RNA sequence: GGGCCCGUCAUCUAGCCUGGAUAGGAUUCCGGUCUUCGGAACCGGCAACGCGGGUUCAAAUCCUGCCGGGCCCG
Numbered sequence: 001g002g003g004c005c006c007g008u009c010a011u012c013u014a015g016c017c018u019g020g021a022u023a024g025g026a027u028u029c030c031g032g033u034c035u036u037c038g039g040a041a042c043c044g045g046c047a048a049c050g051c052g053g054g055u056u057c058a059a060a061u062c063c064u065g066c067c068g069g070g071c072c073c074g
Base pairs, nucleotide, nucleotide: 001073002072003071004070005069006068007067010027011026012025013024020057029045030044031043032042033041050066051065052064053063054062
């Protein structure tokens, strides 16, 4: 220098190909029920699309430039 893959709550992860309803699930954390207390169980809550630009009525998703990580080729 060239090619490919990845980046989503504190952590892990689905959704992206094929655009559309409040971005879903698990763990942690917080509150409640239960319990003598705690744990477990159940119920509820907090919290996320790496950054910018474009396309579109509408972008996590499509296009594009960067940033970060990984692999391969030279």
Molecule: transfer RNA
Organism: archaeon